Notes: Large-subunit ribosomal RNA, domain I from Euhalothece sp. KZN 001, 532 nucleotides, folded computationally. Its mean pLDDT, the model's own confidence on a scale to 100, is 86. It matches the Rfam family "Bacterial large subunit ribosomal RNA". A reference for the family is Yusupov et al. (2001), "Crystal structure of the ribosome at 5.5 A resolution", Science. Lineage of the source: Bacteria > Oscillatoriophycideae > Halothecacae > Halothece cluster > Euhalothece.
Context: one part of a larger RNA
RNA sequence: AGCUAACGGUAAAGCCCUAGGCACAUCGAGGCGAAGAAGGACGUGGUAACCGACGAAACGUUGCGGGGAGCUGGAAACAAGCCUUGAGCCGCAAGUAUCCGAAUGGGGCAACCCCAAGAACGGUCUGCUGAAUCUAUAGGCAGAAACGAGCCAACGCGGCGAACUGAAACAUCUUAGUAACCGUAGGAAAAGAAAACCAAAGUGAUUCCCCUAGUAGCGGCGAGCGAACGGGGAGCAGCCUAAACCUCCCACUGCGGUGAGAGGGGUCGUGGGACAGCAAUCGUCAGACGGAGACUCUUAAACGAAGCAACUGAAAACUGCACCAGAGAGGGUAAAAGUCCCGUAGUUGAAAAGGAAAACCGCUGCGCUGUAUCCCGAGUAGUUCGGAACACGAGAAAUUCCGAGUGAAUCAGCCAGGACCACCUGGUAAGGCUAAAUACUCCGAUGUGACCGAUAGCGAACCAGUACCGCGAGGGAAAGGUGAAAAGAACCCCGGCGAGGGGAGUGAAAAAGAACGUGAAACCGUUAGCUU
Numbered sequence: 001a002g003c004u005a006a007c008g009g010u011a012a013a014g015c016c017c018u019a020g021g022c023a024c025a026u027c028g029a030g031g032c033g034a035a036g037a038a039g040g041a042c043g044u045g046g047u048a049a050c051c052g053a054c055g056a057a058a059c060g061u062u063g064c065g066g067g068g069a070g071c072u073g074g075a076a077a078c079a080a081g082c083c084u085u086g087a088g089c090c091g092c093a094a095g096u097a098u099c100c101g102a103a104u105g106g107g108g109c110a111a112c113c114c115c116a117a118g119a120a121c122g123g124u125c126u127g128c129u130g131a132a133u134c135u136a137u138a139g140g141c142a143g144a145a146a147c148g149a150g151c152c153a154a155c156g157c158g159g160c161g162a163a164c165u166g167a168a169a170c171a172u173c174u175u176a177g178u179a180a181c182c183g184u185a186g187g188a189a190a191a192g193a194a195a196a197c198c199a200a201a202g203u204g205a206u207u208c209c210c211c212u213a214g215u216a217g218c219g220g221c222g223a224g225c226g227a228a229c230g231g232g233g234a235g236c237a238g239c240c241u242a243a244a245c246c247u248c249c250c251a252c253u254g255c256g257g258u259g260a261g262a263g264g265g266g267u268c269g270u271g272g273g274a275c276a277g278c279a280a281u282c283g284u285c286a287g288a289c290g291g292a293g294a295c296u297c298u299u300a301a302a303c304g305a306a307g308c309a310a311c312u313g314a315a316a317a318c319u320g321c322a323c324c325a326g327a328g329a330g331g332g333u334a335a336a337a338g339u340c341c342c343g344u345a346g347u348u349g350a351a352a353a354g355g356a357a358a359a360c361c362g363c364u365g366c367g368c369u370g371u372a373u374c375c376c377g378a379g380u381a382g383u384u385c386g387g388a389a390c391a392c393g394a395g396a397a398a399u400u401c402c403g404a405g406u407g408a409a410u411c412a413g414c415c416a417g418g419a420c421c422a423c424c425u426g427g428u429a430a431g432g433c434u435a436a437a438u439a440c441u442c443c444g445a446u447g448u449g450a451c452c453g454a455u456a457g458c459g460a461a462c463c464a465g466u467a468c469c470g471c472g473a474g475g476g477a478a479a480g481g482u483g484a485a486a487a488g489a490a491c492c493c494c495g496g497c498g499a500g501g502g503g504a505g506u507g508a509a510a511a512a513g514a515a516c517g518u519g520a521a522a523c524c525g526u527u528a529g530c531u532u
Base pairs, nucleotide, nucleotide: 001531002530003529004528005527006526007525008524009523014518015517016481017480020452021451022449023448024447025446026445027444028443029441030440031151032150039100040099041098042055043054044053046078047077050074051073052059061094062093063092064091065090066089070082071081072080105114106113107112115118121148122147124144125143126142127141128140129139155186156184157183158182159181166173170220196203197202207234208233209232210231211230217225218224238433239432240431241377245264246263247262248261250259251258252257269411271376272375273374274373275370276369277368278367283366285365286364287363289362290361291360296355297354298353299352301348302347303346307321308320309319322339323338324328330342331341332340382406383405384404385403386402387401388400389399392418413428414427415426416425417424468475469474488516491503492502493501494500
């Protein structure tokens, strides 16, 4: 030095565990903010560094409701106190709420400074002024009220809009109207009551799902893209205006009228309405509007059955003999508990605040016939050119939208049925509103898991978006387990009044001693045997 064995050290895997995560489901909620948010800074405790809580009224104040014996947070200890005259704790409603932050009197290197102590800025309204330019308008000044502003996970609508990639290269094409950025809203949004589809038969707003169908089509006819009709479901809801006409009122006027405003009227495609005539309305009618608020739900809670012995360190396991069950879900308790504890089934419950909402009251709506005349949404529809959207890449290219030009008709009208024409059929554009079925989950509650179990599961089970890195944008860890209970080792000994260890003691166990469950291997030793 090597091999083998035993015993140790170190090391931390595997095992067991779970305080934390992940995913989904069902309800709820879907916003907060100038009455100052989100997020912070700094403070507040007897001792007080951190976390949490709170705000100079500062580990808390008031009222109301619950609850019933302890309490002064995590977090021990000492000190000092509170509490059955009901504390602590839980819920509701109030009060307080420094400074920064949209931050808003001015400034500023956020949490600071300054002053005359203020709604800064924008919008709205009122008044006064007031250009080019006569009247006016733009603009300016003052005042009023307090409308906006900022934050927020996804979902929505709109604007703008890539590239990698695929086409086995690449340019049309694809990726994709995706990502990113911007605007803006709601609890959903958007869409929506046919100028729709269809085809000789019919349907009857929109939205979503399943088929139709990877079909018809589009396509360097490449890669790829990709409907609709129709059928079945979910859910269902329809309305208001403009105009004609009537009334009122104002402004201008060249007295012929013109224009603005208010009320009535009216809303349709078997065309409707004005207008004329006739009827008169109305009821267990309808309503998405304004009140009202029964019942009910949410935000604390309450009651709630039934077991002992023996064994053990400890019983819930085993054994023995019992009981409850509308409760044998689950968790805890020294091990494995229906009957020990919290609970569970079941039953009950709100002073206050909030949600939803039936009666009821109000309000609104709810006819027939008809020749002629009038009205039926204009720089609109259409059309030309240039683009875009439609599954549809300019194509035979209808339909829809945008830009630039041009530019109709008013029911004997106009649009559509995939160029276009005729016939036929369907519809009634150029104003607006509209619940539900649908999408999502930062958040609350409950529940579930052939989800994870500390190199896993969120980056984060632990004081983690921390330590640390970076000028910065940004990047971003490691780190869980004594024991049932601290009973956390009094006292003695060695040692540096050490570190560490040996006794003693506790404990079921200390080979559970805080570097603490179990404690594999690599690696390092000690002893013994063998080999060189």